Small-subunit ribosomal RNA from an uncultured prokaryote, 1414 nucleotides, folded computationally. The prediction has a mean pLDDT of 83.
[in-house]
RNA sequence: GCCUAAUACAUGCAAGUCGAACGGUAAGGCCCUUUCGGGGGUACACGAGUGGCGGACGGGUGCGUAACGCGUAUGCAACAUGCCUUCCAGCGGGGGAUAUGCCAGGGAAACUUGGUGCAAUACCCCAUGGUAUUCUCGGGUCACAUGGCCUGUUCCUUUGGAAGCUAUCGCUACUAGAUAAGCCCGCGUCAGAUUAGCUUGUUGGUGAGGUAAAGGCUCACCAAGGCGACGAUCUGUAGCUGGUCUGAGAGGAUGAUCAGCCACACUGGAACUGAGACACGGUCCAAACUCCUACGGGAGGCAGCAGUGGGGAAUAUUGCACAAUGGGCGCAAGCCUGAUGCAGCCAUACCGCGUGUGUGAAGAAGGCUCUAGGGUUGUAAAGCACUUUCAAUUGGGACGAAAAGUUAUAGUUUAAUACCAGCUGAAGGUACCUGAGGAAUAAGCACCGGCUAACUCCGUGCCAGCAGCCGCGGUAAUACGGAGGGUGCAAGCGUUGUCCGGAUUUAUUGGGUUUAAAGGGUGCGUAGGCGGCCUUUUAAGUCAGUGGUGAAAUCCUACGGCUCAACCGUGGAACUGCCAUUGAUACUGAAGGGCUUGAGUCCGUUCGAGGUGGUUGGAAUAAGUGGUGUAGCGGUGAAAUGCAUAGAUAUCACUUAGAACACCGAUUGCGAAGGCAGAUCACUGGGACGGAACUGACGCUGAGGCACGAAAGUGUGGGGAGCAAACAGGAUUAGAUACCCUGGUAGUCCACACCGUAAACGAUGGAUACUAGGUGUUCGGAUCUUCGGAUCUGAGUGCCCAAGGGAAACCGAUAAGUAUCCCACCUGGGGAGUACGUUCGCAAGAAUGAAACUCAAAGGAAUUGACGGGGGCCCGCACAAGCGGUGGAGCAUGUGGUUUAAUUCGAUGAUACGCGAGGAACCUUACCUGGACUAGAAUGCCCUUGACCACUCAUGAAAGUGAGAUUUCCUUCGGGACAAGGUGCAAGGUGCUGCAUGGUUGUCGUCAGCUCGUGCCGUGAGGUGUUGGGUUAAGUCCCGCAACGAGCGCAACCCCUAUCAUUAGUUGCCAUCAGGUUAAGCUGGGAACUCUAAUGAGACUGCCUACGCAAGUAGAGAGGAAGGUGGGGACGACGUCAAAUCAUCAUGGCCCUUACGUCCAGGGCUACACACGUGCUACAAUGGACGGUACAAAGGGUAGCAACACUGCGAAGUGAAGCAAAUCUCAAAAAGCCGUUCUCAGUUCGGAUUGGAGUCUGCAACUCGACUCCAUGAAGCCGGAAUCGCUAGUAAUCGCGCAUCAGCUAUGGCGUGGUGAAUACGUUCCCGGGCCUUGUACACACCGCCCGUCAAGCCAUGGAAGCCGGGGGUACCUAAAGUCGGUGGCCUAACCGCAAGGAGGGAGCCGCCUAGGG
Repeated sequence: GCCUAAUACAUGCAAGUCGAACGGUAAGGCCCUUUCGGGGGUACACGAGUGGCGGACGGGUGCGUAACGCGUAUGCAACAUGCCUUCCAGCGGGGGAUAUGCCAGGGAAACUUGGUGCAAUACCCCAUGGUAUUCUCGGGUCACAUGGCCUGUUCCUUUGGAAGCUAUCGCUACUAGAUAAGCCCGCGUCAGAUUAGCUUGUUGGUGAGGUAAAGGCUCACCAAGGCGACGAUCUGUAGCUGGUCUGAGAGGAUGAUCAGCCACACUGGAACUGAGACACGGUCCAAACUCCUACGGGAGGCAGCAGUGGGGAAUAUUGCACAAUGGGCGCAAGCCUGAUGCAGCCAUACCGCGUGUGUGAAGAAGGCUCUAGGGUUGUAAAGCACUUUCAAUUGGGACGAAAAGUUAUAGUUUAAUACCAGCUGAAGGUACCUGAGGAAUAAGCACCGGCUAACUCCGUGCCAGCAGCCGCGGUAAUACGGAGGGUGCAAGCGUUGUCCGGAUUUAUUGGGUUUAAAGGGUGCGUAGGCGGCCUUUUAAGUCAGUGGUGAAAUCCUACGGCUCAACCGUGGAACUGCCAUUGAUACUGAAGGGCUUGAGUCCGUUCGAGGUGGUUGGAAUAAGUGGUGUAGCGGUGAAAUGCAUAGAUAUCACUUAGAACACCGAUUGCGAAGGCAGAUCACUGGGACGGAACUGACGCUGAGGCACGAAAGUGUGGGGAGCAAACAGGAUUAGAUACCCUGGUAGUCCACACCGUAAACGAUGGAUACUAGGUGUUCGGAUCUUCGGAUCUGAGUGCCCAAGGGAAACCGAUAAGUAUCCCACCUGGGGAGUACGUUCGCAAGAAUGAAACUCAAAGGAAUUGACGGGGGCCCGCACAAGCGGUGGAGCAUGUGGUUUAAUUCGAUGAUACGCGAGGAACCUUACCUGGACUAGAAUGCCCUUGACCACUCAUGAAAGUGAGAUUUCCUUCGGGACAAGGUGCAAGGUGCUGCAUGGUUGUCGUCAGCUCGUGCCGUGAGGUGUUGGGUUAAGUCCCGCAACGAGCGCAACCCCUAUCAUUAGUUGCCAUCAGGUUAAGCUGGGAACUCUAAUGAGACUGCCUACGCAAGUAGAGAGGAAGGUGGGGACGACGUCAAAUCAUCAUGGCCCUUACGUCCAGGGCUACACACGUGCUACAAUGGACGGUACAAAGGGUAGCAACACUGCGAAGUGAAGCAAAUCUCAAAAAGCCGUUCUCAGUUCGGAUUGGAGUCUGCAACUCGACUCCAUGAAGCCGGAAUCGCUAGUAAUCGCGCAUCAGCUAUGGCGUGGUGAAUACGUUCCCGGGCCUUGUACACACCGCCCGUCAAGCCAUGGAAGCCGGGGGUACCUAAAGUCGGUGGCCUAACCGCAAGGAGGGAGCCGCCUAGGG
């Protein structure tokens, strides 16, 4: 231990008792009889009945109630109180009924009718009457039960009766007390103003009635009051409190158990009885529901204890006992008691205990993990030595119990008592104690990413799942699931819900409002709040003492009792509160008196676009009339619509109209704000300064309220020049309901009346005081003056700053600083300033102002980047200026796509696409088909053997398979080389992941940047340095500077090249000398030159002029081969792109292991409708063809380059000298130059394609090689949109060489030299980049972010013709029961009366009120 259904309840029990009140005797016991289902007696007892007391306590529940209901503190001179205690007194005499019973009826029952008869402590009358009450103070009125029982004594003949006395229980009246009620009042006691007015018995008075009692409680009359912004009324919710939970406290939440009070008892109403009720287990009525019924009529109320159905996430036994405590009745025994005491169920909570203790390293086995060594589980286990709480078992066994009561007997004693002994346990054979034996009988739950203590493996692969918040999971998950290990708590542990805390996040303690949410648009002013100096009184606030109260329990504390504790007992403290009383008087208040500095008045001077009304002026614009004049005007980026020959635009003159006021003019002035500008007149508001005559705190703020309040808008009437929403047309555009243009109506203007809002902003409410300075300006005043001005001062209005403040930006005497007072407002974003309601408004709309739902953010200030169709500066073949191309054609090559058995794989904007590949016929080769192998094709270690290989044959496409033949070498003698076989460790993979990686590379970009140390600044991110002024190709250098230095980058150092010098001269060279040839450095010789290749020199803005502080810049300066990094190369900062590569290589993880490994043959990578990229060749005359002729550089060469000779038209072949090369060779350079020819044509251009014949390489040119010759002779006549390269030895153009390589697809790539231009005004624009600055809602960083409609589905909300339900109000009709009032007639025992009759009573009827119904 039913928080929900105050929902409905079967069954049993929960309030009875008294024979010592009464008549009696139904049942039982006992006795006697006997006709036996009988009769009589007794009173041991007792059903039913009369009567008394109790059923108003105890027990339950929290519906209602926002209230004198509760709490606290008073009061009642305005009250009553059964039983109990106390004081005093009394209990006399009578009477009439009646229930039960008996007789006779009605009814199914519940029950009921008539007659007859009897009793009381039932009822009634009389007497007495202290007291009480009432009045005219002498009267009147009001009571009872000699009733019951017992003891002893006396009398009567016994049962028994009578008398008196005593005691006990009762009765009546009164006094006082106690107990427990009743009533009044102060204060406290939830939320909503989208509830602002409520009230007619209402507020008060007089009188009456009523009550135990005050009172509009009720009634009649009179008055018109009463309550409310300090929240009435209404609505919602709720029992209140002691306390409980939480919190440092202040508070917040709550009101289970226990205790006090209240309310209720199926729902609503009502009274009766009674001391007490408007009554949980009483009555009456009404309604609903359930049950019984013979249909006529009746019965019932678990929110008592158990229990049942239902509801619900959820809450127990139809138990035992009155032994104890308490209650009712009774003299008592005793009876009753679901109160209570106990037990049962539930780990719901709190407390305690156990599940062992010690020792034990071979660190066992097993598990997990691993870097394979080990680590960990872990002294844990086993083993050894102990203990026995608990459980089970044996035996014993309580306290609580007190006999106060009762009764018989005994003793003592007495008039009788008193005293002592004997009786009573539900729980329970329970708590507790004890014997024996044995570790025996006893551990789970959550968690391990951070918060938060605790980590690894496997599985899974944005799946499955986790999650309190952040978040985890997309193949290496400490976050999911499992395991091992660990951490925390422990008979529990975790989850969920609720409350407080953290939350200073409603802030009294203890917050804010420039920009984060938040200052009202402004003023005047009511209530309220706050308020200057001196003094007197008072003592309300305030402070102190004392007294009362603050129930007990709880909390705290000391001690004590259960073995400890929880728990319990005793004492103390506390209960912070309220009331009363006595004091204090600083401050606040109240009352009195005074003061002048706050405030106001007055006098003087002065200021201004302050306001209202009138008058008036000129310029401009438009229109009109007339003149001059002719073809356009106007407008735009460009146009068109429009105007114009019916005369425009332009120009001149005159006239008319409305609106606005150039210059002055400003950083100015005025006003409360909105706002205010030509001049002038009238009326009027205000400020400032100076004086110090007057008042004497008259002040500040200001909820409601009132007034003012831009523009737009509304109404009525005017006015209307210009401008101009709407609208029309023309443009622009994809469209253009826009921006631009041409027109144009409301409106703009005036008068009157509304509206009441704005980024109504200084996004900063008002007032007062205080707190460094500097510098302008407006209006006053004072002093000095050299008359220019200077100094001081009051009130405004700006800027810069100190302290201080602030999250920062910033503010800073005009505060956002330091303080005080008052008002307004805020409490995450969205929904939403929306909906509903109300108020205002003619309307538009304004004011007030939510919720559901939804998100985990929204927001501020600042920082670093990135970005901008932002700004400034600068650079680059970036544009421009040029030259040549691509895009069109054919072919080559790469890619996409398609196809295929396969067309292996990778690269995909720039930064893939003649890229990996610097060379795919086989091989390569990774792909496909087929055939084969399985320790394997290759390698290491170990063991055995000594050959193996090669060769021949068969078969086969080959790999291979089978057969034949054959038979080592070295040695230090240990063995080794080689080969075969075997075995195990080990292989192999171009399989996947470049998003697990190393290494390498591309790109921004050869752009000038990227950082660090220390210091300084900033709360911090971060800044400074690195920015600024110059300069440079450059963060190159100089100057300045809270920075000073440094690093990686730049530059330089390295290589090639341009000049010179020195050294060295062979294979290179040949000027001089000599020889020599047809010719030739051919030879002697030379070392000069060229060249070769090593070392040096040279160039540094060094010099001059100009400019400049310097750095540096300029000069067709000088000199010089070269001039301002001379030209070129190598060299690539921090980083970006999860850029590329697992197929160069390496490598983690995963995967395959008679295959995803290995071998072989053939095929494929070479396909072909098509699309793209990169190139070659061309389209021709600056050319083609033919002939002649000149000049390089750099390379290669022995499996090679090959001279030369011969053959062939040629590719080439045959022979062959030389050369491992400055020697020989490839090797001829080509464009060029000199001639001839072609003459503008698809050609003597162009060469594709195709046919034929060959050469070479190679095992092999079919798929699929190159080259040669003959023949053939496509397209193509300079290329659309678009696009690429290049700034000088460059572009363009021309050949030559090399790597790879048997050969070649090379037109590619890499080198090399020959010839050799044009142009750059310049930085507006395109692209890319650098620095500074600015904006930003971007940070995956503009390829960003993000808005709205629509489509589909879903959630929540508002409205809606209407429909249904709940609560409340008002008016009316009807009206049960019942109290009260009335009552002719009717009925009537006690009393009066001789009687008649009366008094009194009753039923019935009537009236008021009224639940319910309508």
RNAcentral holds the sequence, with entries from ENA.